[in-house]
């Protein structure tokens, strides 16, 4: 450094739900939860799902646990 993830060891994150708080709203944040994740770590660059405005075809936003792409990254194996 490149590719792979069957087993395994250390640990990691955390969907619906549910409580509390921001936000008109999609939805974000703590805390209970555990459906899953080997990038379910991080960026809204493409696409594309959603929400909100208007002058109605354009403007703000929001999701990284939709898809592709960039950065980093632990163990193991080749």
């Nucleotide at each position: 450094c490149g590719c792979a993830g069957c087993a395994a060891a250390a640990g990691g994150c955390a969907a619906a739900c549910c409580c509390a708080u921001c936000g008109u709203g999609a939805g974000g944040u703590g805390g209970g939860g555990g459906c899953g994740c080997a990038a379910a770590g991080c960026c809204a660059c493409g696409g594309g799902g959603c929400c909100c405005u208007c002058u109605c075809g354009a403007g703000g936003g929001u999701c990284a646990g939709c898809c592709g792409g960039g950065c980093u990254a632990c163990c193991u194996g080749c």
Notes: The RNA shown here (c-di-GMP-I riboswitch aptamer) has 78 nucleotides and comes from an Actinomycetota bacterium. The organism belongs to Actinomycetota, within Bacteria. The prediction has a mean pLDDT of 88. Of the family's consensus pairs, 95% are formed in the model.